[in-house]
RNA sequence: GCGGACGUAGCUCACCUGGUAGAGCGCGAGCUUCCCAAGCUCGAGGUAGCGGGUUCAAGUCCCGUCGUCCGCU
Numbered sequence: 001g002c003g004g005a006c007g008u009a010g011c012u013c014a015c016c017u018g019g020u021a022g023a024g025c026g027c028g029a030g031c032u033u034c035c036c037a038a039g040c041u042c043g044a045g046g047u048a049g050c051g052g053g054u055u056c057a058a059g060u061c062c063c064g065u066c067g068u069c070c071g072c073u
Stems, first nucleotide, its partner, number of pairs: 001072007010025004019056001027043005049065005
């Protein structure tokens, strides 16, 4: 320098024929218990790396860019 994969909640990841973003763990509150843990219930938390474009509508398609990883020269 060239090619490819990935980048979504604090963490690990879903959601991929474009239609209004979710799970587990963790965190907070309550119930239970003498206390802790476990269990059950509820809740908070994300403009989907960043910036543009297409579209009535984009995490999802297109372009650029940044980062991580892999391969090639």